[in-house]
RNAcentral holds the sequence, with entries from SILVA. The RNA shown here (small-subunit ribosomal RNA) has 1425 nucleotides and comes from a sediment metagenome. Its mean pLDDT, the model's own confidence on a scale to 100, is 84.
RNA sequence: AGAGUUUGAUCCUGGCUCAGGACGAACGCUGGCGGCGUGCCUAACACAUGCAAGUCGUACGCUCGUAAGAGCGUGGCGAACGGGUGAGUAAUGGUAGGGAACGUGCCUUAUUCCGGGAAAUACCCCACCGAAAGGUGGGCUAAUGUCCCAUAGUCUCGCAAGAGUAAAGCUCCGGCGGAAUAAGAUCGGCCCUACUCCUAUCAGCUAGUUGGUGAGGUAAUGGCUUACCAAGGCGACGACGGGUAGCUGGACUGAGAGGUUGACCAGCCACAAUGGAACUGAGACACGGUCCAUACACCUACGGGUGGCAGCAGUUGGGAAUAUUGCACAAUGGGCGACAGCCUGAUGCAGCGACGCCGCGUGAAGGAAGAAGGCCUUCGGGUUGUAAACUUCUUUUUUAGGGGACGAUUGUGACGGUACCCUAAGAAUAAGGACCUGCUAACUACGUGCCAGCAGCAGCGGUAAUACGUAGGGUCCGAGCGUUGUCCGGAUUUAUUGGGCGUAAAGAGCAUGUAGGUGGAAAGAUAUGUCGGAUUUUAAAUCUCCAGGCUUAACUUGGAUUUUGGAUCCGAAACUAUUUUUCUUGAGGGUAACAGGGGCAAGUGGAAUUAGCGGAGUAGCAGUGAAAUGCGUUGAUCUCGCUAAGAACACCAAUGGCGAAGGCAGCUUGCUAGGUUACCUCUGACACUGAGAUGCGAAAGCGUGGGGAGCGAACGGGAUUAGAUACCCCGGUAGUCCACGCCGUAAACGAUGCAGACUAGGUAUCAGAAGUAUCGACCCUUCUUGUACCAAAGCUAACGCGUUAAGUCUGCCGCCUGGGAAGUACGGUCGCAAGACUAAAACUCAAAGGAAUUGACGGGGACUCGCACAAGCGGUGGAGCAUGUGGUUUAAUUCGACGAUAAACGAAGAACCUUACCAGGGAUUGACAUCUAGAGAACCCUGACGAAAGUCGGGGGUGCUCGCAAGAGAGCUCUAAGACAGGUGCUGCACGGCUGUCGUCAGCUCGUGUCGUGAGAUGUGGCCUUAAGUGGUCAAACGAGCGAAACCUAUGUCCUGUGUUGAUUUUCACGGGAGACUGCCUCGGUUUACGGGGAGGAAGGCGUAGAUGACGUCAAGUCAGCGUGGCUCUUACACCCUGGGCUACACACGUGCUACAAUGGCAUGAAUAAAGAGUUGCAAGAUCGCAAGAUUAAGCUAAUCUCCUAAAACUUGCCUCAGUACGGAUUGAGGGCUGUAAUUCGCCCUCAUGAAGCUGGAAUCGCUAGUAAUCGUGGGUCAGCUAUACCACGGUGAAUACGUUCUCGAGUCUUGUACACACCGCCCGUCAAGUGAGCCGAGUCGGCGGGGCCCGAACUCCAUGAAUUUGGGGAACGGCCAAGUCGGUGAGGAGCACUAAGUCGUAACAAGGUAUCCGUAGGGGAAUC
Repeated sequence: AGAGUUUGAUCCUGGCUCAGGACGAACGCUGGCGGCGUGCCUAACACAUGCAAGUCGUACGCUCGUAAGAGCGUGGCGAACGGGUGAGUAAUGGUAGGGAACGUGCCUUAUUCCGGGAAAUACCCCACCGAAAGGUGGGCUAAUGUCCCAUAGUCUCGCAAGAGUAAAGCUCCGGCGGAAUAAGAUCGGCCCUACUCCUAUCAGCUAGUUGGUGAGGUAAUGGCUUACCAAGGCGACGACGGGUAGCUGGACUGAGAGGUUGACCAGCCACAAUGGAACUGAGACACGGUCCAUACACCUACGGGUGGCAGCAGUUGGGAAUAUUGCACAAUGGGCGACAGCCUGAUGCAGCGACGCCGCGUGAAGGAAGAAGGCCUUCGGGUUGUAAACUUCUUUUUUAGGGGACGAUUGUGACGGUACCCUAAGAAUAAGGACCUGCUAACUACGUGCCAGCAGCAGCGGUAAUACGUAGGGUCCGAGCGUUGUCCGGAUUUAUUGGGCGUAAAGAGCAUGUAGGUGGAAAGAUAUGUCGGAUUUUAAAUCUCCAGGCUUAACUUGGAUUUUGGAUCCGAAACUAUUUUUCUUGAGGGUAACAGGGGCAAGUGGAAUUAGCGGAGUAGCAGUGAAAUGCGUUGAUCUCGCUAAGAACACCAAUGGCGAAGGCAGCUUGCUAGGUUACCUCUGACACUGAGAUGCGAAAGCGUGGGGAGCGAACGGGAUUAGAUACCCCGGUAGUCCACGCCGUAAACGAUGCAGACUAGGUAUCAGAAGUAUCGACCCUUCUUGUACCAAAGCUAACGCGUUAAGUCUGCCGCCUGGGAAGUACGGUCGCAAGACUAAAACUCAAAGGAAUUGACGGGGACUCGCACAAGCGGUGGAGCAUGUGGUUUAAUUCGACGAUAAACGAAGAACCUUACCAGGGAUUGACAUCUAGAGAACCCUGACGAAAGUCGGGGGUGCUCGCAAGAGAGCUCUAAGACAGGUGCUGCACGGCUGUCGUCAGCUCGUGUCGUGAGAUGUGGCCUUAAGUGGUCAAACGAGCGAAACCUAUGUCCUGUGUUGAUUUUCACGGGAGACUGCCUCGGUUUACGGGGAGGAAGGCGUAGAUGACGUCAAGUCAGCGUGGCUCUUACACCCUGGGCUACACACGUGCUACAAUGGCAUGAAUAAAGAGUUGCAAGAUCGCAAGAUUAAGCUAAUCUCCUAAAACUUGCCUCAGUACGGAUUGAGGGCUGUAAUUCGCCCUCAUGAAGCUGGAAUCGCUAGUAAUCGUGGGUCAGCUAUACCACGGUGAAUACGUUCUCGAGUCUUGUACACACCGCCCGUCAAGUGAGCCGAGUCGGCGGGGCCCGAACUCCAUGAAUUUGGGGAACGGCCAAGUCGGUGAGGAGCACUAAGUCGUAACAAGGUAUCCGUAGGGGAAUC
């Protein structure tokens, strides 16, 4: 000191969250020791038991006792301290500083005095009552108890004279004690000033109230009390009311200013079960005193009594939660006492609790075979890790033994045999918690699979999770670590220091003006603020600094600083203030002019509309995208004339004018307000702003009365539509208009408060003035007030603003503090009502928002291209068949591909095989690879069973290399065991590779520079051009790359070389070269790029065709072509075999073939290609067969032989419009070929049969030239074939393109956007379901405080009075009454919020498909109209 989080990215605004510190804490896990602190925050709930205030015989009487001493009572002092608690209290309190009208026991000082007398009484004795507590009567007695007399003064009263008022004794004879007066000290009572929480949804409060006089009362002032008099007193500087709360020194936090807090320690206050009251006393209205009342509890003989832990322990209860019924008066302090001493739950100590702070320890050194084990692994290793083991050492701590304090200079030690010291033993007794995605230090494996779960925020989890759970490892702290809660900080996020208001939240709709705040120039006086000095106070403790003491530290002791403040006195006089005297520049007035839809009132005008009357006239008019409703033959619309009515004022007219705003428009008149200009003059600060207040204030709306032509909410009808409560159309009521009165709101906007000053300019314009000029007017120059546009500096998040500021300053007012809930509820004020103003909370979200950027999109715009449309030709969709797909079926119909970019696709060939599927049969180290051991050469012949696979046998046989031999080795086969093989099993959403598509579209980027806070922009933009980001040119860009083009192949012309073949030239095959480049001419264009035309040429403007496919998009396709991570199966999901299936068939779709015929079919005749293939092959020829084909067989490893007759075309003939001599499906019979095998399920031939179909609905496809169309030929795969498919080859050979409006797709620029998963986007409201909180609500229940009335205890005062009396006043509790306020509950009601996949629509965002929004009124399921 900051960080995370809104976005695709950016800047800003703005909230939420985190990192820090703290705590009287609690909870979870864990826990060795010591020191010092600290410990009911909740029920001021209730309390068993014990203790917490007594003491004095040197005041007195008596009793017991030998005595010491003890006890009862009288009396004195104390019990008002100490200790506890924080309920009440917002001032009767506290803090700070002052004051006058007071008291003060014990203590100190000073002076004086202590003489005489008297009566009683407790205890005790007797009697009695009562359960008890306690009480009554009679009798005796003392005092420092009580009373009387005397004396007295610096005493009290009184003007004075004068009057009044005191004492107590004891003694050891030393003293102690008493009385009065005066003073001090201490403590206390009272008064004043300042400060001291929230709320205005509390605005008026007050009758002893404010003051005076008299009297009373008090220690003392005072309405403190009372009688009388006066009518005051307080309050927006917040009275009164409500809520909350003990206050302070301080504590925590913070850089500070501040904010929060008031445990412990210290000061003050208040309280003592609740309420009231007094007594005693120096002091109380008294925690461990009294009386009364109430509630509660206890005892009781039922008559009556007793009690008060918010003292210390302790108990119950409450609660997340807080300790021992301990020791001692040894110390410190307190009470009493002459003393000894007694008492002291104050206090000193101990106990319990990691509750906090501080300190120490859990070992140290060495130790690599880097052990074992764990975990990971790329299998090599890495890590845990010098860690352990092991060796050596030490003993803080621990245990045991011994000594043993200070605290107390003299006696006394609870703590305590404690601290501390010595000795011994032995590494011995001692480590956990949280975290490891980012913020935030620290990563891997396994499990799980949007499940379980995590989470402070962002978020993680849907099969490879560093985020869940576990483990290993690591990080941070460490006897603790985390979590929760609260406070401050960060948060400049309430902003005094230190924020804002055009668009993010925020300028009141506008003005006038009160209080208040602020205020021009000069001089003098004063001294309010201000500044300086001195004195005093600001308790101690705390904090800070310096020292000291506990081994250190925490802790503690001493000293210093500080206590920023208050009060008093003295001084200064610049500024401020007050006051006095002046001034004119602020402000205002006078004079002369000027402009204007400024306002109010009265009058008046024409055009238009509608209606009425009359004329003319006939069938339509009106309306729309198209229609219909409507009007019209009872005569409309149209047209002419007249009449009536109401409302609004065309042109002028504008970036124009006026007004404070709302707003204001025909013309004339009257009344009236403001502004501007010019020049002189007058007043002399009269000013600015403005809380409350007052006035004005569009439209809609309301009330009363008029008026009503047009328009026109509601309403009716017609359309549109899925619907249409709308948009469109036909009608039409309120209203719109006038008068008077309300309402008081608008996107009332410049989304910009008012006033003043200062700070470059330029242009235009309204009004005025001056100058110049003119005969005059304009023009031109200068100045002023307005109104607009551009722009510098500056400001701004940016957009933008920019002398009319959103710049730089000053004064005053208003307003804002995340989004929603909500401008809502409740309360109040106003209103006839509608409603307006004021104005929350619970709950909920982590965003909501502003500006700008890049994309994408638009039923936005501009430009351009493409067989995209158009112009043409031929098809598909209808039929039959072939083929693929879906669906269905099935034991199986294996799998994949699904808009374009799946569907004659993978498959360039499913009868077995293929084959992955199904049924059955078999076998398990395996059909295939490597390794180990054993046997055998390999291999050949053969039997049984079986559908085969296979199982079980029989026989023959021994090679090669090395070695003397034994034997070993290579290779192959078999057997055995296990490592392993194997998988067309899953994941194409884990991947590689390959491919499709946008698209052969012209795009996609980079470096440097520049611009911008930045995302980004520029470059890549403008204009021209191109097939092209192709080229040219201008320009803050200059260059470059991937694409385009070119390079490559084929083809077309020529030249040339070589070569086979047949018989040669041309040709052909294979090489090499030439040729085409807008090169030439002309025109256009910027003398550009380029374009139009022409010449020449085989070919002309890319010659034609192919190959070639940028950055990327579609989580596109493929794990079944191949490879491959992970997962998964292992006598099976692997492997072998037989048979079946992939060929099924109500149906739907795609791609094709053949047709429907005469541009044709059939038949006859005779022509013309190219390109391929061939030895397991192509096969001539010959013979046989109608034919498929068969037999035989020459030639050919191919320019040699063969396949191999090309067909359409052409010639001639028949058919003559018919389901035919078209069409050929289907079916029957008989054959041929391949192959072990043709049934499921092949092809071909012959004969016979002869279906649908007569050109095809909506819709849709291909093609721009050697193309479409049409005709045949070949090849691959292949035993054969389902080929009508695919890939090639040539033959014949067209039509059309005006053009870019429209459809589809694409590119560039621009515009809007609430989209960014990017329009297949986003998103609104009702309804339905669940949940939550608050609101209203017939009521109902309770709390609170005051008011009125009744009753009236104790006590006190007054009067009376003497017997214990009576009366009156005040007075608590209680009861009744009416109103207020707060809370609980409540059938039901209305709205709000939230909740992956409910319903209805589609309101908003693009021109969102009717531009949107604001106010108001009405309507409607809903958004809304």